[in-house]
RNA sequence: GGGGAUAUAACUCAGUGGUAGAGUGCUUGCCUAGUAUGCAUGAAGUCCUGGGUUCAAUCCUCAGUACCACCA
Numbered sequence: 001g002g003g004g005a006u007a008u009a010a011c012u013c014a015g016u017g018g019u020a021g022a023g024u025g026c027u028u029g030c031c032u033a034g035u036a037u038g039c040a041u042g043a044a045g046u047c048c049u050g051g052g053u054u055c056a057a058u059c060c061u062c063a064g065u066a067c068c069a070c071c072a
Base pairs, nucleotide, nucleotide: 001071002070004068006066007065010024011023012022013021018055026042028040029039030038048064049063050062051061052060
């Protein structure tokens, strides 16, 4: 330099054009002499950024940024 993959909760990852979820973690309560385990509960998201299309974009499209591996 080239053509690609990925970007979503604190972490690991789903998801689909119609107002975003799981597991782990965290809060609170129950349980226990206490801790752990277990049960219940709650909070936490500008879906990387900025345009475009659309009645409606996390999803489609364009550009950019970060990171990953490949080719040279």